[in-house]
RNA sequence: GUUACUCACGCGGCAGCCGCUCUGUCUCAGGAUCUGAGGCAGGGAGGAAAGUCCGGACACCCGCAGACGGGAUGCCCUGCGCAAGCAGGGGCCUCACGCAGCAAAGGCGUGGGGACGGCGAGUGCCACAGAGAAGAGACCGCCCCGCACGGUGCGUGCGGAGCAAGGGUGAAACGGUGGGGUAAGAGCCCACCGCCUGCGGCGGCAACGCCCGGGGCACGGCAAACCCCAUCCGGUGCAAGACCACAUAGGGAACGCGUGCGGUGCGUGCAAGCGCACCGUCCGGCUUGUCUGCGGUCGUUGCGUUCCGGGUAGGUCGCAGAGAUAAAUGGCUGCCCGGUGUGCGCCAGCACACUGACAGAAUCCGGCUUAUGCGUGAGGUACACCC
RNA sequence: GGGCGCUUAGCUCAGCGGGAGAGCACUGCCUUCACACGGCAGGGGUCGCUGGUUCAAUCCCAGCAGCGCCCACCA
Numbered sequence: 001g002u003u004a005c006u007c008a009c010g011c012g013g014c015a016g017c018c019g020c021u022c023u024g025u026c027u028c029a030g031g032a033u034c035u036g037a038g039g040c041a042g043g044g045a046g047g048a049a050a051g052u053c054c055g056g057a058c059a060c061c062c063g064c065a066g067a068c069g070g071g072a073u074g075c076c077c078u079g080c081g082c083a084a085g086c087a088g089g090g091g092c093c094u095c096a097c098g099c100a101g102c103a104a105a106g107g108c109g110u111g112g113g114g115a116c117g118g119c120g121a122g123u124g125c126c127a128c129a130g131a132g133a134a135g136a137g138a139c140c141g142c143c144c145c146g147c148a149c150g151g152u153g154c155g156u157g158c159g160g161a162g163c164a165a166g167g168g169u170g171a172a173a174c175g176g177u178g179g180g181g182u183a184a185g186a187g188c189c190c191a192c193c194g195c196c197u198g199c200g201g202c203g204g205c206a207a208c209g210c211c212c213g214g215g216g217c218a219c220g221g222c223a224a225a226c227c228c229c230a231u232c233c234g235g236u237g238c239a240a241g242a243c244c245a246c247a248u249a250g251g252g253a254a255c256g257c258g259u260g261c262g263g264u265g266c267g268u269g270c271a272a273g274c275g276c277a278c279c280g281u282c283c284g285g286c287u288u289g290u291c292u293g294c295g296g297u298c299g300u301u302g303c304g305u306u307c308c309g310g311g312u313a314g315g316u317c318g319c320a321g322a323g324a325u326a327a328a329u330g331g332c333u334g335c336c337c338g339g340u341g342u343g344c345g346c347c348a349g350c351a352c353a354c355u356g357a358c359a360g361a362a363u364c365c366g367g368c369u370u371a372u373g374c375g376u377g378a379g380g381u382a383c384a385c386c387c
Numbered sequence: 388g389g390g391c392g393c394u395u396a397g398c399u400c401a402g403c404g405g406g407a408g409a410g411c412a413c414u415g416c417c418u419u420c421a422c423a424c425g426g427c428a429g430g431g432g433u434c435g436c437u438g439g440u441u442c443a444a445u446c447c448c449a450g451c452a453g454c455g456c457c458c459a460c461c462a
C1' cells in the first nucleotide's frame, strides 16, 4: 500500500427558484369557537420504516386461583433485560488441512460449523438391495473328515462337522487397528483405542476433564418421529377500546333462563293470604380453547347466545418535537463530491456522457429474519515493497 | 393495520418420510361417408423457490415469493 472479515457512522453537499404536509400565530372573506385564501415562525422517514417471526407496553374480556389441552425455549457459567433475546468466557461434538502413526482408530496443532436436554422411560419407523436391519445371519467363501471320479503333493462332485477372517449388499451388518494363536477362525489371548461400570479419587462454581479399580463387550440410527423431563406462557388485538353526532323497522326467527326453598321485617287485610325489601341456602348465567373451586354480581315480560334483516360509512380521543379520512416528506437549474464508461494527453491530469444501493413511517417500544451500492473511521487476516 | 390459510401435469384435486398419482383436457390408431360418442395405446412434472434435519424430503423445520379469505360502527 492492497485486501477476506467484523463493528460503528454517513448517505450525496451548498445556493437559487417552484411546491407538499402538520402545528402555532397574524391578516382578509363569509352569518361562523368553523371553513377558505394569504403572510410569518417552527417540525417533517429508516437501518431496515419491510416480513409480521418472537416479546413487551397499552386496551377490553367481572376478579383471583387451579387442572387438562395447546404453545415456546433447551450444553454450562457470568453480565444486561420485565420478557423475547443479546453479549463475553468455557465445555463437548463435528468437518477440512497439516504432523507423527500400520491405520479412514485414537492423539496433537490451525481454521470453520453446531436448532447442543433425553432413544440406558415407553411406542413407532429403518423402503429398495441383501443370507441377515436389532439379542440378526450364512449367498460367495475358509478349513477338516469320509466317499466317488480324474490320476497325483492336487482338482471336481456328493455327504458330515467347524468358522465368520475375506468378498458381496446397504446410509447403517452386533466394537476398531495391529500382533499372537489356530485345521480354518473368532476378545480365543495380548497391546493401543473405544465402550460399560464404581454413586472410587482428584481438578473445576458448573458443563465436563483426568487418574485408579472391575468387566471381554452386553447397549445400532432417527426426538426439525410421537413422546418424556425441566423452565416459562390466560385470551383477543389500536378495525383493541372510550365519547359524541347522523340514520333506521329500537324489527324477525330459533334456543336458553328461579316468578325456587327457608327465615326476618314492613305494607295491606278481621283473617287466610298477597305484595315489597333484606339475610341464608341450592340451581343457572357472567373469559374470547375446555373444566373446576372461592369471592362478587344478576336471574321473566325482560335478559343472554346464534342466525336473518335494517341503518351509518361522520367527528373527537386513544396518538407521539414526522403523523393517520389511502396516507405529506418532492421537482428543476447551477457549482462541487463519489462511482462507471469513452476520448484527448506534455502521464501531473483534462473534457464529455451516464449514474447516486435497498427501500419508504400508520399505536408505540425491544429483538430476530430478509433486501441492500458505496464512502469514512477502528479492529484485524493474507499478500507485496522498503528500512 | 391485524389475524388465518393455500401453492403437486394445461385445468380441478388426492397423496403426507421410501414407487409422483386420479378425473377432464392433449396426441396417435380403430370405428364412421364425415364429425361426435365409444374402444385401445401413449406423451406430459424444477411437487412455488432457497437452505437445513435425515441414509432418504412433495411430506419435517426455517427463510423468501405469489395467491386467497376474515376482522368496522349503531339500534
Base pairs, nucleotide, nucleotide: 001383002382005379006378007377008376009375010374011373012336013335014334015333016332017331018330020044021043022042023041024040025039026038027037028036029035030034046358050369051368053367054366055365056364057363058237059236060235061234062295063294064293065292066291067290068289070233071232072231073230074229075090076089077088078087079086080085091116092114093113094112095111096110097109098108099107117228118227122226123225124222125221126220139167140166141163142162144160145159146158147157148156149155150154175193176192177191178190179189180188194217195215196214197213198212200211201210202209203208241317242316243315244314251308252307253306254305255304256303257302258282260281261280262279263278264277265276266275267274268273283299284298285297286296310461311460312459337356338355339354340353341352342351343350344349388458389457390456391455392454393453394452397411398410399409400408405442413429414428415427416426417425435451436450437449438448439447
Predicted 3D model of RNase P RNA and transfer RNA as a complex of 462 nucleotides.